[in-house]
A computed fold for a 72-nucleotide RNA from a Cyanophyceae cyanobacterium, annotated as transfer RNA. NCBI's taxonomy places the organism under Bacteria, Bacillati, Cyanobacteriota, Cyanophyceae. The RNAcentral record of the sequence draws on ENA. It matches the Rfam family "tRNA". About the family: Transfer RNA (tRNA) molecules are approximately 80 nucleotides in length.
RNA sequence: GCCUCAGUAGCUCAGUGGUAGAGCAUCCGCCUUGUAAGCGGACGGUCGCAAGUUCAAAUCUUGUCUGAGGCU
Repeated sequence: GCCUCAGUAGCUCAGUGGUAGAGCAUCCGCCUUGUAAGCGGACGGUCGCAAGUUCAAAUCUUGUCUGAGGCU
């Protein structure tokens, strides 16, 4: 220098154009003599960043940043 993959909640990850989700964590409640476990609920996101296409983009295109791997 070139190629591929990844970037979404505090963490691990889903989500292939039409309302952004799950588990764990945190907080509240129920249950219990009490704790843990269990059950219910809440909180938490400018989807790495910037542009483009589209009525509509986490999703498609381009550029760029970071990380991992490969080729020379």